[in-house]
Molecule: Glycine riboswitch aptamer
Organism: uncultured Alphaproteobacteria bacterium
RNA sequence: UCGAUCCCAGCGGGAGAGAUGGCCGUUUAGGCUGUCGCCGAAGGAGCAACCACCCCGGAAACUCUCAGGCAACCGGACCGCAGGGGGAUG
Repeated sequence: UCGAUCCCAGCGGGAGAGAUGGCCGUUUAGGCUGUCGCCGAAGGAGCAACCACCCCGGAAACUCUCAGGCAACCGGACCGCAGGGGGAUG
């Protein structure tokens, strides 16, 4: 001097899945809630290709649906842009 995994915050993009009953209400808008059904992309759990291997391990967008969600908003894995921190290694 360059600089991986990783961490922080900004901007933009960002999917899926609903019927019905009850109550409140100005009987409108809307809110709360029950039943049944459904979704998979916060988080969580499981299996596993594979990686590593002395020991200890890591590991999916697959599976589950505990949690979450099923108008919009919000949230949202992940992706892109730009910035900061950190410093394996060369």